[in-house]
RNA sequence: AGUCGGCCGGGUAAUCGCCUGUUGAACUGGUUCAAUGGGAGGAAAGUCCGGGCUCCACAGGGCAGGGUGCCAGGUAACACCUGGGAGGCGUGAGCCUACGGAAAGUGCCACAGAAAAUAUACCGCCUGCCAUCUUUAUAGGUGGUAGGUAAGGGUGAAAUGGUGCGGUAAGAGCGCACCGCGCAACGGGUAAUCGUUGUGGCAGGGUAAACCCCACCCGGAGCAAGACCAAAUAGAGAAGCAAAGGCGUGGCCCACGUUGCUUCUGGGUAGGUUGCUAGAGGUGCAUGGUGACAUGCAUCGCAGAUGAAUGAUUACCCCAGCGCAAGCUGGACAGAACCCGGCUUACAGGCCGACUUCA
Repeated sequence: AGUCGGCCGGGUAAUCGCCUGUUGAACUGGUUCAAUGGGAGGAAAGUCCGGGCUCCACAGGGCAGGGUGCCAGGUAACACCUGGGAGGCGUGAGCCUACGGAAAGUGCCACAGAAAAUAUACCGCCUGCCAUCUUUAUAGGUGGUAGGUAAGGGUGAAAUGGUGCGGUAAGAGCGCACCGCGCAACGGGUAAUCGUUGUGGCAGGGUAAACCCCACCCGGAGCAAGACCAAAUAGAGAAGCAAAGGCGUGGCCCACGUUGCUUCUGGGUAGGUUGCUAGAGGUGCAUGGUGACAUGCAUCGCAGAUGAAUGAUUACCCCAGCGCAAGCUGGACAGAACCCGGCUUACAGGCCGACUUCA
């Protein structure tokens, strides 16, 4: 000067409050009082992945839709983590990667350029023929025309393998050597893949977080899930009571419907209780493993609100800045809401360890 990993993220005291567990007391049965214990984070955030839990659906398979995409392992699971391979960046410690398929098909590739993909030919280079000029000349120049070529120039982010030699009228994987690419064998490795040898021919540019193809995975909704208790009002069902009641149907009786009061039952709104925090839990040690992690033993009790607690003030200390000093100013990002594992993003200041490079 850097790289990587881990940790902390104000402390103590006093006063006044807030939420909550336990115990005790008081009454009026859900309140009050007293004592005592506990009371935000590394990200509680974004709600982006994955799971637990709950309800609904579900024989099995397929379509659609979504996701993942080198290999092996870890895990409850993952898009996460660990180890490894390959490619790229860095002098290095180290860092980054959405890293299957472009020869199934379709689409797209601005500008420039002849041509951006059924290839093609602007300037060139070379050959034949015609015209013309020079000339001793079957040699040369100029123009036209018919062809060959893709070496060279030019355009572009990208132009049909690269370099060299041979070859040729000029050229060209046309041939050869090396490199690159594909395939095969052998060897190392669980594998991705690496090495060696042989061989093929140089064919068809790029793009798949474009459609698509291939392989694998995925049911939906969410704690406002779900369960229980349960007013008032309205309505439903049953039983009983009261009048030989009223009203309607009907010519009349019977009958049927409807109407009153009481009690009970069930559904259910407000409201309340529960779900709710002992869990894939924390810490320490040992063992296995390169590691993620796993196993065993010991030990700890660590928020649970719901018009939503977790706060405020003062003093001293700590850190930073300013100042001779007294002192003054500032101390980040941000706040649980069913729980957990990750990822991402924000963050004043500080501490520790390992390693690299230069002097």
Description: This is a predicted structure of a 359-nucleotide RNA (Bacterial RNase P class A) from a marine sediment metagenome. Its Rfam family is "Bacterial RNase P class A". The family's RNA type in Rfam is ribozyme.